Transfer RNA from a Clostridia bacterium, 74 nucleotides, folded computationally. The organism belongs to Clostridia, within Bacteria. It matches the Rfam family "tRNA". From the family's description: Transfer RNA (tRNA) molecules are approximately 80 nucleotides in length. Rfam classes the family as a transfer RNA.

[in-house]
RNA sequence: GGGCCUUUAGCUCAGUUGGUUAGAGCAACCGGCUCAUAACCGGUCGGUCCACGGUUCACGUCCGGGCGGGCCCA
Numbered sequence: 001g002g003g004c005c006u007u008u009a010g011c012u013c014a015g016u017u018g019g020u021u022a023g024a025g026c027a028a029c030c031g032g033c034u035c036a037u038a039a040c041c042g043g044u045c046g047g048u049c050c051a052c053g054g055u056u057c058a059c060g061u062c063c064g065g066g067c068g069g070g071c072c073c074a
Base pairs, nucleotide, nucleotide: 001073002072003071004070005069006068010026011025012024013023019057028044029043030042031041032040050066052064053063054062
């Protein structure tokens, strides 16, 4: 220098053909249970979907070049 993949909650990840609420598990917090702790059960909290621009009636989702991360080639 070139190619490919990836970026969504504190962490690990889903998210279908662009469509009517952006989700799960874990963590954290509150409560239940217990003599108590863990486990278990219930609930709460947590997101401008990497940033920008474009397309569209409408993008997490499509397009563009870019930042970060990974792999390969030279």